[in-house]
Predicted 3D model of a 112-nucleotide RNA (SAM riboswitch aptamer (S box leader)) from Planomicrobium sp. YIM 101495. Its Rfam family is "SAM riboswitch aptamer (S box leader)". Rfam links the family to the GO term regulation of gene expression.
RNA sequence: UUCUUAUCAAGAGAGACGGAGGGACUUGGCCCUGUGAUGUCUCAGCAACCGGCCUGACGAAGGCAAUGGUGCUAAUUCCAGCAGACGGAGUGAUCCGUCUGGAAGAUGAGAA
Numbered sequence: 001u002u003c004u005u006a007u008c009a010a011g012a013g014a015g016a017c018g019g020a021g022g023g024a025c026u027u028g029g030c031c032c033u034g035u036g037a038u039g040u041c042u043c044a045g046c047a048a049c050c051g052g053c054c055u056g057a058c059g060a061a062g063g064c065a066a067u068g069g070u071g072c073u074a075a076u077u078c079c080a081g082c083a084g085a086c087g088g089a090g091u092g093a094u095c096c097g098u099c100u101g102g103a104a105g106a107u108g109a110g111a112a
Stems, first nucleotide, its partner, number of pairs: 001112008013043005021032003026081004044073003049069002052064004077104001082101008
């Protein structure tokens, strides 16, 4: 990097460095940001994917802890974009709302 698979409405912030944009991409919206964001580091915390322990048949399933490997700690993955269903507005083109699915992305685990 690619593929497979599970999850993505919950949860969890302080300090230091640094000094301009940032919220993955692109379009639109909305938001954060010199009252110092995004980022990096330290510490703290959250969660419980892998691993550990227990029940169970070493399976499925369930439970426990949080000392290990990751992950995460503004906003649902910030929201929408594509397709469908339903409802509404409009003569109409079309627009709006709700829901479902998808695409893309993120993270874990496995494989190449």